[in-house]
RNA sequence: GGGGACUAGCUCAGUUGGUAGAGCGCACGGUUCGGGACCGUGAGGUCAGCAGUUCAAGUCUGCUGUCCCCG
Numbered sequence: 001g002g003g004g005a006c007u008a009g010c011u012c013a014g015u016u017g018g019u020a021g022a023g024c025g026c027a028c029g030g031u032u033c034g035g036g037a038c039c040g041u042g043a044g045g046u047c048a049g050c051a052g053u054u055c056a057a058g059u060c061u062g063c064u065g066u067c068c069c070c071g
Base pairs, nucleotide, nucleotide: 001070002069003068004067005066006065009024010023011022012021018055026042027041028040029039030038048064049063050062051061052060
């Protein structure tokens, strides 16, 4: 110098800009003598940060930060 990634505690989806999700984990309940497994319910997010565009931004644009790859 070029390219890519950043979304829940972890791993990751999120289509053409239009209600933020899944699995695992966690909490509570059921089941059990108890635990595990299984079933049900629930909590948990300022979508890395700051701006811009737009009626509307996780998504588009600019800058910054962190990480990875190439040179």
The RNA shown here (transfer RNA) has 71 nucleotides and comes from Candidatus Shapirobacteria bacterium CG_4_10_14_0_8_um_filter_39_15. Its mean pLDDT, the model's own confidence on a scale to 100, is 82. It matches the Rfam family "tRNA". The family's RNA type in Rfam is transfer RNA. The sequence was found in a public genome assembly.